A computed fold for a 76-nucleotide RNA from Ahnfeltia plicata, annotated as transfer RNA. The sequence is in RNAcentral, with records from ENA.
[in-house]
Formats: sequence, structure tokens, C1' cells
RNA sequence: UUAGAGUAUAGCGUAACUGGUAACGUAUUUGCCUUGGGCGCAAAAGAUUGUAGGUUCAAAUCCUACUACUCUAAUC
Repeated sequence: UUAGAGUAUAGCGUAACUGGUAACGUAUUUGCCUUGGGCGCAAAAGAUUGUAGGUUCAAAUCCUACUACUCUAAUC
């Protein structure tokens, strides 16, 4: 360089069945608790699902192109 396969979702780590409106753990913030802190309990906030299009009433999911990373094979 060429071909093929895989991964990309909240700060981090992972879910999401055959397309039906994204959940859990941890972290963060607030309150309770404590002399204070930690632990514990309760609550809240945080995602346009790598990017751009297409199909569809409806897309994380299907189709196309591209980007980043990983693996395999070939060539030099």
C1' cells in the first nucleotide's frame, strides 16, 4: 500500500431482544446522617449513540460513504 474482519453509546466501564424513542454500575452535585470527614440513605443533573447522508410513521439498530483504533492475510 491492497483486501477482509471487528470496535466506536453520559467523566469512566458496560447494556439496549426481531427498528418503537436509550438503561445499569461507578464517579459528580444537593439533602439527610456525623463534632467534622468517610461509610450509609434519599434525590438530581449529565447522551443529539464516531462523522455525513439515505430508507422508514419511527433508526444506537437497516443501507451507503468517510474518520479513528485493533486484528488477520497478501505485496514490497